[in-house]
The RNA shown here (FMN riboswitch aptamer (RFN element)) has 158 nucleotides and comes from an Anaerolineae bacterium. It was read from a public genome assembly, where an Rfam model found it. The organism belongs to Anaerolineae, within Bacteria. The model forms 97% of the base pairs in the Rfam consensus.
RNA sequence: ACCAACCUUCGGGGCAGGGUGAAAGUCCCUACCGGCGGCGAUGCAUGCGGCAGCAUGACAAGCCCGCGACCCUGACGACUUCUGAUGAAGAAGCGCUCAGGUGGAUUCCGGUGAGAAACCGGAGCCGACGGUGACAGUCCGGAUGAGAGAAGGGGGCG
Numbered sequence: 001a002c003c004a005a006c007c008u009u010c011g012g013g014g015c016a017g018g019g020u021g022a023a024a025g026u027c028c029c030u031a032c033c034g035g036c037g038g039c040g041a042u043g044c045a046u047g048c049g050g051c052a053g054c055a056u057g058a059c060a061a062g063c064c065c066g067c068g069a070c071c072c073u074g075a076c077g078a079c080u081u082c083u084g085a086u087g088a089a090g091a092a093g094c095g096c097u098c099a100g101g102u103g104g105a106u107u108c109c110g111g112u113g114a115g116a117a118a119c120c121g122g123a124g125c126c127g128a129c130g131g132u133g134a135c136a137g138u139c140c141g142g143a144u145g146a147g148a149g150a151a152g153g154g155g156g157c158g
Base pairs, nucleotide, nucleotide: 006153007152008151009150010149017029018028019027031138032137033127034126035067036066037065038064044057045056046055047054048053062125063124071101072100073099074098075097076095077094079093080092081091082090083089107123108122109121110120111119129141130140131139
């Protein structure tokens, strides 16, 4: 210095304006938003170097790779309810557990360049479930939840 258990904190943004209508933040025109990790030609900062350049660091992708939320299935299990006879067994619910699965975007064109999926410019596209006076990425709800993970503490054996 690194590493296990364990602990703490943090960990998602967005309908402004107009149209139709009895009614729309749900439709139409238009507007707005972009979780986490990875990789990140360049550029930037700092240091070294005579130059070429080298090292370190921070930033950096909705649609490149992967993950999470949500949904489904199975197993498991304290618990709850029910059937049964207070037994055996079974059903439904539930989740403090585990495993698997579904589910989003052709992104494109131009520029620069040795090289662009990541930079610059333009255009396009995507967005769980339930609810609702009318169909929701933006409203309400599960959710004072969960969570990819981030930072810090902690320090066994080696």